[in-house]
């Protein structure tokens, strides 16, 4: 003092009520949800000095920067005589905010009012149901080792 590697565990929520109809949690109406890091002027707790500042932590944005997940391709590995199949570095693709207010500063704070949401299925068109998932996984938390 921790570049870098390696185990482990953790790692997403939601249609109450009611309307039409043989049939919708899939249309209407009306209801509920919001994954991870970054930033963040609000809160909060600890010290500290001494009333008000400093200092450390912790919490804070579904629309701000970025990341995963599904979908498309694919370096390359493995298994098979072989068309193949299985894993995969990497790439690509992939949504939605806006007025007021406060102030040196705010799409992040305070009011308000909008808007977003993979792919198959489905007696009927799905963010909330069933299913690919006991699955992948951004990414946190612990341990090991360890360059300089």
């Nucleotide at each position: 003092g921790g570049a870098u590697u390696c185990c482990u565990u953790u790692g997403g929520g939601g249609c109450a009520g009611g309307g039409u109809g043989u049939a919708a949690a899939u249309c209407c109406c009306g209801a509920c949800c919001g994954a991870c890091g970054g930033u963040g002027a609000a809160g909060g707790a600890u010290g500290u000095g001494c009333u008000c500042g400093c200092a450390u932590c912790c919490u804070a944005a579904g629309u701000c920067c970025g990341u995963g997940a599904c979908c498309c391709g694919g370096c390359g590995c493995a298994u098979g005589u072989a068309u193949a199949u299985g894993c995969a570095a990497u790439g690509g693709u992939u949504g939605a905010u806006u007025u007021g207010g406060u102030g040196u500063a705010a799409u992040u704070c305070c009011a308000a009012a909008a808007c977003c949401g993979a792919c198959a299925g489905u007696u009927a068109a799905a963010g909330u149901c069933u299913g690919g998932a006991u699955g992948g996984g951004a990414a946190a938390a612990g341990g090991a080792a360890a360059a300089g």
Background: The RNA shown here (FMN riboswitch aptamer (RFN element)) has 148 nucleotides and comes from Aquibacillus koreensis. Its Rfam family is "FMN riboswitch aptamer (RFN element)". The literature on the family includes a 2002 paper in Nucleic Acids Res by Vitreschak et al., "Regulation of riboflavin biosynthesis and transport genes in bacteria by transcriptional and translational attenuation". The model forms 100% of the base pairs in the Rfam consensus.